[in-house]
Lysine riboswitch aptamer from Psychrobacillus insolitus, 179 nucleotides, folded computationally. Its mean pLDDT, the model's own confidence on a scale to 100, is 81. Lineage of the source: Bacteria > Bacilli > Caryophanales > Bacillaceae > Psychrobacillus. The sequence was found by an Rfam model in a public genome assembly.

RNA sequence: AGUGAAGAUAGAGGUGCGGAUAGAUAAUAGUAUUCAACAGGAGGAUGAGAAGAUCUGCUGAUUGUUGACGAAAGGGUCGUUCGCCGAAAUAUAGAAAGGCUUUUCCUUUUCUAUAUUGGUGCUACAUUUAACAAAUGUAGGAUUGUCAGAAUAUGGUAUUCUGGAGGGCUAUCUCAAAU
Numbered sequence: 001a002g003u004g005a006a007g008a009u010a011g012a013g014g015u016g017c018g019g020a021u022a023g024a025u026a027a028u029a030g031u032a033u034u035c036a037a038c039a040g041g042a043g044g045a046u047g048a049g050a051a052g053a054u055c056u057g058c059u060g061a062u063u064g065u066u067g068a069c070g071a072a073a074g075g076g077u078c079g080u081u082c083g084c085c086g087a088a089a090u091a092u093a094g095a096a097a098g099g100c101u102u103u104u105c106c107u108u109u110u111c112u113a114u115a116u117u118g119g120u121g122c123u124a125c126a127u128u129u130a131a132c133a134a135a136u137g138u139a140g141g142a143u144u145g146u147c148a149g150a151a152u153a154u155g156g157u158a159u160u161c162u163g164g165a166g167g168g169c170u171a172u173c174u175c176a177a178a179u
Base pairs, nucleotide, nucleotide: 003176004175005174007173008172009171010170011169014085016084017083018082019081020080021079023078024077025076034068035067036066037065038064039063043056044055045054046053047105048104049103050102051101052100088117089116090115091114092113093112094111095110096109097108098107099106118144119143120142122140123139124138125137126136127135146164147163148162149161150160151159152158153157
């Protein structure tokens, strides 16, 4: 001066990531619910199918029309605050606990394993949703940080092009081997 060890500690990227919030707010929505009138006449509700159980309905339910009253949750934005830089997210598989009981699905939350994605943003398609909001996935551009290579200038480094990936990069240490 280097090599190996997903070694340890501390950092950087920036419209950076995530959590909380009895804060504010747009939309949801003049929707759901409730009440009244008219019509109507036997079933209706509990995530879906089947079976059961419970509640409810001729004292008129479900449904339709009109009128009156009239929300909320999830998700979003802003603010405040906390934890961070595989921050975090997604997919697949498995396990556990819920959604009245059994079963098959679907779905919510948590954990584990594997794999993918450096970050942000735009466009198109698909999924989800009330939504052309937001999110996720795929594809294509843009931009940015970092490392490597090349070229040009120059000795501080800068600019341009190409490419890679976070198991990375920078700094300081530890251990081991070797020169």